A computed fold for a 278-nucleotide part of an RNA from a Bacteroidota bacterium, annotated as large-subunit ribosomal RNA, domain VI.
Context: one part of a larger RNA
RNA sequence: CGCAGGAUACUUGAGAAGUGUCGAUCUUAGUACGAGAGGACCGGAUUGAACGGACCGACGGUGUACCUGCUAUCACGCCAGUGGUAAACGCAGGGUAGCCACGUCCGGAUGGGAUAAGCACUGAAAGCAUCUAAGUGCGAAACCCGCUUCAAGAUGAGGUAUCCCUCUGUCCCAAUUUAUUGGGACGGCUAAAGACUCCAAGAAGACUACUUGGUUGAUAGGCCACAGAUGUACGUACAGUAAUGUACUGAGUCGAGUGGUACUAAUCAGUCGUGAGA
Numbered sequence: 001c002g003c004a005g006g007a008u009a010c011u012u013g014a015g016a017a018g019u020g021u022c023g024a025u026c027u028u029a030g031u032a033c034g035a036g037a038g039g040a041c042c043g044g045a046u047u048g049a050a051c052g053g054a055c056c057g058a059c060g061g062u063g064u065a066c067c068u069g070c071u072a073u074c075a076c077g078c079c080a081g082u083g084g085u086a087a088a089c090g091c092a093g094g095g096u097a098g099c100c101a102c103g104u105c106c107g108g109a110u111g112g113g114a115u116a117a118g119c120a121c122u123g124a125a126a127g128c129a130u131c132u133a134a135g136u137g138c139g140a141a142a143c144c145c146g147c148u149u150c151a152a153g154a155u156g157a158g159g160u161a162u163c164c165c166u167c168u169g170u171c172c173c174a175a176u177u178u179a180u181u182g183g184g185a186c187g188g189c190u191a192a193a194g195a196c197u198c199c200a201a202g203a204a205g206a207c208u209a210c211u212u213g214g215u216u217g218a219u220a221g222g223c224c225a226c227a228g229a230u231g232u233a234c235g236u237a238c239a240g241u242a243a244u245g246u247a248c249u250g251a252g253u254c255g256a257g258u259g260g261u262a263c264u265a266a267u268c269a270g271u272c273g274u275g276a277g278a
Base pairs, nucleotide, nucleotide: 001153005164006163007162008161009160010159011158015150016149017148018147021049022048023047024046025045026044027043033038051107052106053105054104055103060100061099062098066094067093068092069091070090072085073084074083075082076081111145112144113143118138119137120136121135165277167188168187169186170185171184172183173182174181175180176179189275194272195271196270197269198214199213200212201211202210219265220264221263222261223260224259225258226257228254229253230252235248236247237246238245239244
C1' cells in the first nucleotide's frame, strides 16, 4: 500500500514445513516343522538404544560479589570492627532465582485410501490352459490422508461475533414524485469506535516487534511477611595467663523467588482515525 466505510476479537485452511529409525526379553511354545540337532510365522505383554520436543518438583551443574572462612598489604588515629587492592571472583567452602543436562516427562504410533514387486479370483483370444486382454481382490518403512507447526499478499486477499460514525451552509450539475433525491466544489460545526506516541516493566527482545500495566492502578522500585541460602553477627558477660571457648543465638546478613502493601515512579498530555461508505 492492497483486501471498496472504519475497528476489535476469534477463526476456516488453499498451500508449506516437520515427524517417519532399530533392538532385546517374556509369552504363544520347546508348539508347527524336523529322524535328530535344532526351531518358527502370526498374535500378545514388557523393556531399551539413538534421535526429537518440552520442562526444572526431585538428582546434578553453573550461579563474577548472596553467606562464610583464609593470606598479604593499605586506609578509617590505635584496640576491636570494617572497607579498598591483587598475577582467574585474590584463594577456599557452600549456594536462591534464572539458564542447563548428567536429570524428568512425552513422541515415532493406531487407523484409513490408492498402489509396487508379488500372490490370487473369474476369464477369453486359443472348446483346453492361462492373474489380463474386458472385469475383480489382497498386498510395503515408500505415496496420499492421518499426527505436530506455520499459514487469507490464498490479489481467488475468505468466515463469524461485537463495537463506531446518521450535523450543516452557499454555489453548480442531474433526475423526477416541483420540493425532494443524488453528485461535485468551497466553507462551518463536530472529532466516534479504536490505534499510536509517551511512560512503568517483562520468564519478550540486537534494534524493531511481542506481552502486561499506566492512579477506576500491584507495572517496576521500596517496605512488610514468608520461602530459600549461609551457618551462630556485633556487643556484653563468664571461663582461661593466653590462643580460644561458652551464653544471649539457628544468630546476623542476604541478587533475581512467593504473597501483600500506593510510600516512590507509571503525571499532565499529544497525534492519527470522521459524519453511512465506487
The coordinates come from a structure-prediction model, not an experiment, and the mean pLDDT is 85. The source organism's lineage runs through Bacteria, Pseudomonadati and Bacteroidota. The RNAcentral record of the full RNA draws on ENA.